[in-house]
RNA sequence: CGAGAGGCCGGGGCAGUCGCUCCGGGGCGUCUUUCGACGACCCCGGAGAGGAAAGUCCGGGCUCCAUGGAUCAGGGUGGUUGCUAACGGCAACCGGCUGCGAGGCCAGGGAAAGUGCAACAGAGAGCAGACCGCCUACCCCGGGCCGCGCGAGCGUCCCGGGCGGCAAGGGUGAAACGGUGCGGUAAGAGCGCACCAGCGCCUCCGGUGACGGAGGCGGCUCGGUAAACCCCACCCGGAGAAAGGCCAAAUAGGAGAGGCUCCCGCGGCGUGGAUCCGCGCCCUCAGCCUCUCGGGUCGGCCGUUCGAGGCCGGCGGCGACGCCGGCCCCAGAGAAAUGACUGCCGCCCGCCGGGCCGCCGCGAGGCGAUCCGGCGCGGUACAGGAUCCGGCUUACAAGGCCUCUCGCACC
RNA sequence: GGGGAUAUAGCUCAGUUGGGAGAGCGCGUGGAUCGCACCCACGAGGUCGGGGGUUCGAGUCCCCCUAUCUCCACCA
Numbered sequence: 001c002g003a004g005a006g007g008c009c010g011g012g013g014c015a016g017u018c019g020c021u022c023c024g025g026g027g028c029g030u031c032u033u034u035c036g037a038c039g040a041c042c043c044c045g046g047a048g049a050g051g052a053a054a055g056u057c058c059g060g061g062c063u064c065c066a067u068g069g070a071u072c073a074g075g076g077u078g079g080u081u082g083c084u085a086a087c088g089g090c091a092a093c094c095g096g097c098u099g100c101g102a103g104g105c106c107a108g109g110g111a112a113a114g115u116g117c118a119a120c121a122g123a124g125a126g127c128a129g130a131c132c133g134c135c136u137a138c139c140c141c142g143g144g145c146c147g148c149g150c151g152a153g154c155g156u157c158c159c160g161g162g163c164g165g166c167a168a169g170g171g172u173g174a175a176a177c178g179g180u181g182c183g184g185u186a187a188g189a190g191c192g193c194a195c196c197a198g199c200g201c202c203u204c205c206g207g208u209g210a211c212g213g214a215g216g217c218g219g220c221u222c223g224g225u226a227a228a229c230c231c232c233a234c235c236c237g238g239a240g241a242a243a244g245g246c247c248a249a250a251u252a253g254g255a256g257a258g259g260c261u262c263c264c265g266c267g268g269c270g271u272g273g274a275u276c277c278g279c280g281c282c283c284u285c286a287g288c289c290u291c292u293c294g295g296g297u298c299g300g301c302c303g304u305u306c307g308a309g310g311c312c313g314g315c316g317g318c319g320a321c322g323c324c325g326g327c328c329c330c331a332g333a334g335a336a337a338u339g340a341c342u343g344c345c346g347c348c349c350g351c352c353g354g355g356c357c358g359c360c361g362c363g364a365g366g367c368g369a370u371c372c373g374g375c376g377c378g379g380u381a382c383a384g385g386a387u388c389c390g391g392c393u394u395a396c397a398a399g400g401c402c403u404c405u406c407g408c409a410c411c
Numbered sequence: 412g413g414g415g416a417u418a419u420a421g422c423u424c425a426g427u428u429g430g431g432a433g434a435g436c437g438c439g440u441g442g443a444u445c446g447c448a449c450c451c452a453c454g455a456g457g458u459c460g461g462g463g464g465u466u467c468g469a470g471u472c473c474c475c476c477u478a479u480c481u482c483c484a485c486c487a
Stems, first nucleotide, its partner, number of pairs: 001407009012345007020048008028039004050382001054393002057391005062240004074236005079093005094108001095106004109231002114229002116225002131170002133166003139162006146155003178196006197221001199218008244302004254293008265283001267282005309328008346380003349376007357368004412483007421436004430467001438454005460476005
């Protein structure tokens, strides 16, 4: 210098004008005065979004409901050890894959419990298979040469075919039942042997553990898929601030008490010596009026912002993190407030002019880097609290810093 | 604020033990008809909403993102 890897910071600044939300103080006004309360008003002061406030994907605080225990169902998680309130998060380590490397990725338990799946191609796709190919040792048939025999015939060898043998090679596929060498054979093959790879078992050593190392034995080799069903281990009660609690109008409706009026008549009492009938009162029914009680609605208040809080320092730990001390209070609205404009500056981009340096070129000049100045109705992101925290994931203009790796050149 | 569902051709929709991307309407060409429609035959047309992962292989299984639709308060 070039190409990369990992981590972090930061997310424009100042001034002015007009505005927004909340809080505190004062004035003014209203409520009869004090107290106090209220405000479409005025003045002063203070505070006012994020690294993701987002997606709502996990986990918890909190609230209500449910709840004797165990098991099943359902859902989730899945190397080990730790951290934590908890987690599917984080840290360190282990294993696998990948990159020359710094590093990166991994839903990383179980496939010799069981069931299933593997299209197309291919001979054969799960304890499989023979298309091309290799072979004729054994058996059968046909033919030929030679030999023996008087002859029928017999025998060695050779050729072709059948019945067969083989799985080394070719070929298919994502995947074909170990690799290399020697032996062996008719040809071959873990068929045998040596070494290597893989699997299982045993012993020893190191480690808390995942696991690693060494030695021995075994049969050759028992493949893939569980983000297929399933098995194993562990975890999970449900709903969520529209959770939940408190105060409480008008109107309507509910319950109760009292008063008045009316209808009907079952009944009771009174009236007359008795019956029918009539009349009066009570009860019942309906309506109206008054009062009381309780629930909900409009509305108001709480939950609600002091919290697993932040900053600084020290100690322990490889680290995540924990402990101790000091300091600080940092939005709390309720359909929802941070905005707009102007000026100056910062950063970036483009153009123009100038200075300096390097490389190429005979040269005119070209290319690159850097600094200064000027210009531009250039750009300045993603996005915004709504009960609160811990994570994950996703979005993000432009910039800066630290550490490390590889390559080239020079010292 | 909190849940649920859907996305496949221009439109409406199918698509299951993961292996062929399909149907109806519409569109184009040809036929039939004097001509048009109906009808017959053939054909074109797809980033399966986007990205990543598991797998030999993904519309289908898993994760993330986007868009659309829809439901939910307290009391009686």